[in-house]
RNA sequence: UCACCGAAAAGGCACAGCACGGGCAACCGUGUGUCGCAAAGCUACCAUCCCGAAGAGGGAUAGAGGGGUUGUCGAA
Numbered sequence: 001u002c003a004c005c006g007a008a009a010a011g012g013c014a015c016a017g018c019a020c021g022g023g024c025a026a027c028c029g030u031g032u033g034u035c036g037c038a039a040a041g042c043u044a045c046c047a048u049c050c051c052g053a054a055g056a057g058g059g060a061u062a063g064a065g066g067g068g069u070u071g072u073c074g075a076a
Base pairs, nucleotide, nucleotide: 005074006073012037013036017032018031019030020029021028022027035063041069042068043067045066046065047061048060049059050058051057
C1' cells in the first nucleotide's frame, strides 16, 4: 500500500410507530422517533410492487435481494 475483516473514536444515515400534508394506487414529503446500517452513499440493469382490458403505455421501491459505481476510520 492492496484485499479480507470490524475493536475504538469522530462524523453520517434513520426502521416501526405517531402527527400533518400529497398521490386512484404502489408509495412519497416534513416533523417526531432511534430499530438498525461500513456503503442504510449514488444508480431502476435484474428483481419486486401499483395503475391499466393488455406481453401497449405510465408510475413506485436503492432500509428484501443481486448487479454497476464511488467511498470514512484502522485495533486484533